A computed fold for a 1499-nucleotide RNA from an uncultured prokaryote, annotated as small-subunit ribosomal RNA.
RNA sequence: UUGGCGGCGUGGAUUAGGCAUGCAAGUCGAGCGAGAAAUUUUCCUGCUUGCAGGAAAGUGGACAGCGGCGUAAGGGAGAGUAAUGCGUGGGUAACCUGCCCUUAGACUCGGGAUAGCUGCGGGAAACUGUGGGUAAUACCAAAUAAUGUCUACGGACCAAAGGUGUGAUUCCGUCCGGGGAGGAGUCCGCGUCCUACUAGCUUGUUGGUGAGGUAAUGGCUCACCAAGGCUUCGAUGGGUACCGGGUGUGAGAGCAUGGCCCGGCUCACUGGGACUGAGACACUGCCCAGACACCUACGGGUGGCUGCAGUCGAGAAUCUUCGGCAAUGGGCGCAAGCCUGACCGAGCGACGCCGCGUGCGGGAUGAAGGCCUUCGGGUUGUAAACCGCUGUCAGAGGGGAUGAAAUGCUAGAGGGUUCUCUCUCUAGUUUGACAUAGCCUCAGAGGAAGGGCGGGCUAAGUUCGUGCCAGCAGCCGCGGUAAGACGAACCGGACAAACGUUAUUCGGAAUUACUGGGCUUAAAGGGUGCGUAGGCGGCACGACAGGUGGGAUGUGAAAUCCCCCGGCUUAACCGGGGAACUGCGUUCCAAACCGUCGAGCUUGAGAGAGACAGAGGUGAGCGGAACUUGCAGUGGAGCGGUGAAAUGCGUUGAUAUUGCAAGGAACACCAGUGGCGAAGGCGGCUCACUGGGUCUCUUCUGACGCUGAGGCACGAAAGCUAGGGGAGCGAACGGGAUUAGAUACCCCGGUAGUCCUAGCUGUAAACGAUGAGCACUUGGUUGGAGGGUUCGUCACGACCUUCCGGCCGUAGCGAAAGUGUUAAGUGCUCCGCCUGGGGAGUAUGGUCGCAAGGCUGAAACUCAAAGGAAUUGACGGGGGCUCACACAAGCGGUGGAGGAUGUGGCUUAAUUCGAGGCUACGCGAAGAACCUUAUCCUGGCCUUGACAUGCACGGAUUAACCCUGUGAAAGCAGGGCCACGCCUUCGGGUGGAACAUACACAGGUGCUGCAUGGCUUUCGUCAGCUCGUGUCGUGAGAUGUCGGGUUAAGUCCCUUAACGAGCGAAACCCUUGUCCUUAGUUGCCAGCGGAUCAUGCCGGGGACUCUAGGGAGACUGCCGGUGUUAAACCGGAGGAAGGUGGGGAUGACGUCAAGUCCUCAUGGCCUUUAUGGCCAGGGCUGCACACGUCCUACAAUGGUACGUACAAAGGGAAGCGAACUCGCGAGAGCAAGCAAAUCCCAGAAACCGUGCCUCAGUUCGGAUUGCAGGCUGCAACUCGCCUGCAUGAAGCCGGAAUCGCUAGUAAUCGCGGGUCAGCAUACCGCGGUGAAUGUGUUCCUGAGCCUUGUACACACCGCCCGUCAAGCCACGAAAGUGGGGAGUAUCCGAAGUCGCUGAGGUAACCGCAAGGAGCCAAGCGCCGAAGAUAAGCCCCGCGAUUGGGACUAAGUCGUAACAAGGUAGCCGUAGGGGAACCUGCGGCUGAAUCACCUCCUUU
Repeated sequence: UUGGCGGCGUGGAUUAGGCAUGCAAGUCGAGCGAGAAAUUUUCCUGCUUGCAGGAAAGUGGACAGCGGCGUAAGGGAGAGUAAUGCGUGGGUAACCUGCCCUUAGACUCGGGAUAGCUGCGGGAAACUGUGGGUAAUACCAAAUAAUGUCUACGGACCAAAGGUGUGAUUCCGUCCGGGGAGGAGUCCGCGUCCUACUAGCUUGUUGGUGAGGUAAUGGCUCACCAAGGCUUCGAUGGGUACCGGGUGUGAGAGCAUGGCCCGGCUCACUGGGACUGAGACACUGCCCAGACACCUACGGGUGGCUGCAGUCGAGAAUCUUCGGCAAUGGGCGCAAGCCUGACCGAGCGACGCCGCGUGCGGGAUGAAGGCCUUCGGGUUGUAAACCGCUGUCAGAGGGGAUGAAAUGCUAGAGGGUUCUCUCUCUAGUUUGACAUAGCCUCAGAGGAAGGGCGGGCUAAGUUCGUGCCAGCAGCCGCGGUAAGACGAACCGGACAAACGUUAUUCGGAAUUACUGGGCUUAAAGGGUGCGUAGGCGGCACGACAGGUGGGAUGUGAAAUCCCCCGGCUUAACCGGGGAACUGCGUUCCAAACCGUCGAGCUUGAGAGAGACAGAGGUGAGCGGAACUUGCAGUGGAGCGGUGAAAUGCGUUGAUAUUGCAAGGAACACCAGUGGCGAAGGCGGCUCACUGGGUCUCUUCUGACGCUGAGGCACGAAAGCUAGGGGAGCGAACGGGAUUAGAUACCCCGGUAGUCCUAGCUGUAAACGAUGAGCACUUGGUUGGAGGGUUCGUCACGACCUUCCGGCCGUAGCGAAAGUGUUAAGUGCUCCGCCUGGGGAGUAUGGUCGCAAGGCUGAAACUCAAAGGAAUUGACGGGGGCUCACACAAGCGGUGGAGGAUGUGGCUUAAUUCGAGGCUACGCGAAGAACCUUAUCCUGGCCUUGACAUGCACGGAUUAACCCUGUGAAAGCAGGGCCACGCCUUCGGGUGGAACAUACACAGGUGCUGCAUGGCUUUCGUCAGCUCGUGUCGUGAGAUGUCGGGUUAAGUCCCUUAACGAGCGAAACCCUUGUCCUUAGUUGCCAGCGGAUCAUGCCGGGGACUCUAGGGAGACUGCCGGUGUUAAACCGGAGGAAGGUGGGGAUGACGUCAAGUCCUCAUGGCCUUUAUGGCCAGGGCUGCACACGUCCUACAAUGGUACGUACAAAGGGAAGCGAACUCGCGAGAGCAAGCAAAUCCCAGAAACCGUGCCUCAGUUCGGAUUGCAGGCUGCAACUCGCCUGCAUGAAGCCGGAAUCGCUAGUAAUCGCGGGUCAGCAUACCGCGGUGAAUGUGUUCCUGAGCCUUGUACACACCGCCCGUCAAGCCACGAAAGUGGGGAGUAUCCGAAGUCGCUGAGGUAACCGCAAGGAGCCAAGCGCCGAAGAUAAGCCCCGCGAUUGGGACUAAGUCGUAACAAGGUAGCCGUAGGGGAACCUGCGGCUGAAUCACCUCCUUU
């Protein structure tokens, strides 16, 4: 949220918080006195003649009382309790027991009271005082007395009640004993939560003797004596909690739990106390104190739902103020019976489990509607409608089984000798609160389906909406315009009277690991040793039987679980039987092992003797080198220091050098993965003292061993205390540099310290990041200290053996790296430690320290990771190799000037848009005056539209064409005119185009290049990128593709767990360079002929050039050398060309969310009298400025004038345009030829020759401007190009910086083309002239391969640290403050037991009496609850302020770490500093790189 029925269960888990009201324990008249109502009989009175009153005798038995039994059970709850408890097994010779069963006896005889009642009182009430009198199965005395109790063994002591009934030895009771059953008490063993940040606790405490007390043991209590008792196997304290059978889960072991039911315990408003009794210290009894509530007349009283219902409160949350004693059970009673909120039932709650139903069959035009759609259809879906059928449940009516058996009564029969008693059987009779099965009849598919889910886990998807919004979310995560994850719809899947959510437990989790984990690097080995307790422990023999194994037996309540059978229609549920309850006790057997005892052994361990090595330790002494200082000599200007400098020292003589002296510290070479030590650590030499080790001999002891919680000792550096010492070095500090800054790195100084003595501290990356010991398990090699054997040329080597130190590696192990007899292998023993990251080794507490600080050591909160090893990349101010116009060597430029052009910016009504490092910027644009041209701007217009298709309708007019008006045009308005195809019965019909109207739609250079296709750029023409099979690896991956050579190349060769292959490279293609061949026009012209002033002009020719088809040629082919007999390289020959001959096209896998929605295409969105369409004018050309790319120059290698030579490649019909004429010229006129090897554009220019200019702002340079012209075009104002004349700016070679180029290249010179009406310094091509330099890789940039480090993977434009500032959260400290808990001490001291006292009171007994015994009140004492006071302890809360911590898209400062992180990092310690941090001292490698040394492997 939803909800049909039934059965069986179950329901105040929180405030053991407070309670109105009713009920939940009474019963017995057959124990007793008295006796109301009622009733029977008789009598009397009144009379309304069947009633009333009275009397007597009966019956009867209420209320109240005495007495008996019960009220200690049943019912409720779980506060307390960690042991006075519970569970289990035992003891009780240390005990009790009403009612019940059984057995043996007894019941004799008296007495005095007291309730009730009655009289008189007190009080509001509750209640109560007193006088009188009364009964008993109430009370008391006497008798009797053992099978009882006590005992000194002589003895002493102890009881009773009657009732019923005509009638009691006999029935019901009473008393004294024995036994039993059941129930209590008490004691003992074992088991029973967390905490050591609780380590010591205890004085009746522990024990003894005696006494008291109890049913009973006992310090249970008291007196005295002793000083004990418990505790790391956790005492004491604190926290939490009822325990068990069981329950949930789990394969089990376990873990969690103790609701209902059963057993036990405890509690009854809170605390204390006793009385009565068989039993209580008593749920619905008593007394006292307290809190709370109620009544009150203010004096005083009353109460206790944790019984059943019910109520308030608190809470997320838990029911009816029901019926009945019919059944079962209990109390009382002889019994009938009474009582029973126990119980049996009903009610409420889907709270749980179980069962049933909400229909069944047919039914396709696959209806309508919905949703989706590729528009065809699909799906909802046989689902519905419709037809036929059935009748469960619920509803109505009827009839009807069962829960009922007993008991009592009556009658009969039989038994118990007798009975009033009792047993058995038969017949009859009596009892249902509640439930209603099953059966029959009726009606009708009629009354009965929902909630959650659909990204993966996990079964089930589409559309729309939304647009990091709203929202979802168990985890991963989803949502920023195409969301299968949000919301909705449709559809689907899993459940179903439920479905989801939340909370909780177990599982998965071997993620606390007993079963069953780990500790080199992931969390984790104590810094090291000695050693206590403890744990573990060699070989062989004997004994015991504690552990151990087996058998038997007792117990392990019932219920539950499991199996079988049975009862409810089934099931849940219930009944019967079995098994099980893994445990504990007793007993018997065994004796291997563990243990214990006894007696042995020698191999573990230790001792002895003899040798040996060593920086092992402590103390003392001695030594030389160096350094510094002082003194003296020589000497004369610098020294010192750095990347470079400066501070500093020095003419008062430094540095340098020589001599002498003094001082302190450290010990070069030897020196070595060499030695010694437990670790820290130890290094000149000598002496003294001293610890340990190894080898040999195998003489002795005889398990004496291993480990080791606590404990004790040692323990680098720094640091502390006191006293010395102080040469060098050197935290702090001062100065100089560096720097943006530089509290640093570098430099100059320099204090503490470093050194010694005596103490303290006790930590390190105290590391092999690897605890100690023992044993076992293939090998190789090497160093050190010893011993032995044997051989030989005995210098040395070989072999064997013990101990110590290394390296490489087998198996194994390991996540891998690795380890591997020095294990991280295989086992055993003991100790320490770990359990996600951060918070945090912090806080608090404790303890140690002089301090610094050490040891022990959390939580809140927060994150979904943190981490290890390895892999692939990327990156490095890492390394190696290699390449490139990358640098170098050169040549020429750019950056300076003027102009052109593009961009930015500015401006503007608009200056349309895109492109942005290389890879935007003469780019899109191969050419903006209009057009182009665009949501660019201003203004005027159109609305099915400038363009496409369809449909409806109209009608033969429109359209086209012509004309008019208006207007800037577009457009608008109006007029004229007349058509077309087909059929035709010539009347007409019909159709297409087109028009008008309306509808679909068109249109968009509008948005999104981060939704896309296609195309393109760049890395890069760099040499790379991959695959198949195999192999290796747990895997990611690797190998191949590495290595050695070589190449332009992953090109090729060799090697090789790889062998092959693909995309790239190369080749194939085009072009160019040589030759041959074929062909010969428009090209060519050597020879022959002709013609001309001249020209292949003509005949002709194919020789040549050329053209364009085909072919040849170049392959490291040949020679020599080098190289591995290779690939290849170097040189040479030949050749037109030589090692890719030159150039082009060709661009791998991929990268940049690179560019383009404005080429085109296209999803989605937006727009529709506008973001579409048309038009005019303007703008895109705007100019303080900045940048890119170019042109022209600055001149003499030049300019100018004249003369003169030689190309290639192209273009041409809306075209190229010759010649001729005109013009200074641009050009114009006329016009031949040419769709082109034919004609035209077309003059090549630089070059060359000659003249002038002579270094100047010029005869350089040409900007700018004026005038006059030309051309194109509708139109040159904004805004075209060209010409002539005139004008003649800047500029004299360009700062920092930067670009191109390695040969026909750069440089320089011109020519052509595309675009195009016109406009070229741009672009694309073409040829002419034609260099210099380098054969190198140190550096800059980029790239490739190998390797290395990495905390990067959005990949260094990465990652990331700390302060400060802001917000928020939890925590700590804190003057203090509030509350709680357990105790201690002192005071006060209720009730009450016990003791003492008892002069007051007193029926029973004794006594003739007086009096006594006994009892009681009152009093006193001990103890004693609550309370008060005091000083502390523990816990919780609050707290101004304060401290750090966690978290939070884009705050500030720096750059500490990760690469050699740009000063290697880190650990400990000390000082300093805004901060990350810096520096000193010692340590580590968990640092890169280079060199050297040593070692190992292979040959």
The prediction has a mean pLDDT of 82.